[in-house]
Predicted 3D model of a 62-nucleotide RNA (Fluoride riboswitch aptamer (crcB RNA motif)) from Methanofollis sp. Model confidence (mean pLDDT): 77 of 100. It was read from a public genome assembly, where an Rfam model found it. Of the family's consensus pairs, 100% are formed in the model. The organism belongs to Methanofollis, within Archaea.
Formats: sequence, structure tokens, C1' cells
RNA sequence: UUGCAUGCAGGCGAUGACGUCCGCCUUCACCCGCCGACCUGGCUGAUGACGUCUGCAUAUAG
Repeated sequence: UUGCAUGCAGGCGAUGACGUCCGCCUUCACCCGCCGACCUGGCUGAUGACGUCUGCAUAUAG
């Protein structure tokens, strides 16, 4: 100096926050939704999953 392995750590999982769990990546990485006639069109969800809070939407009651 380079390579490999392990440990710790960090980043991320289509829009906010917290907790737990899971998964991916190791920085030229991971990740950056779907449909369509690929347009000046259309659609779902605040989660990767679960729980709670906040925001938004609908309905009902006070």
C1' cells in the first nucleotide's frame, strides 16, 4: 500500500415525529411509487412491518 474476514458504526427502505422489530448498502454504494395512448393524462399510501402522535381526506355523533 492492497485484498479478505470480523467487530463497531454510519446511511437508507416514494411526504412528518417517537418506540420496537426486520431488510438493504458501505459512499462512483443503498435509496429516489405505480399506470399509461409515455402527454399538458391517471392512481395508492404519512409505516419496510407493528404501535402511538401529528397533518390531510371521508362519514357519523356531541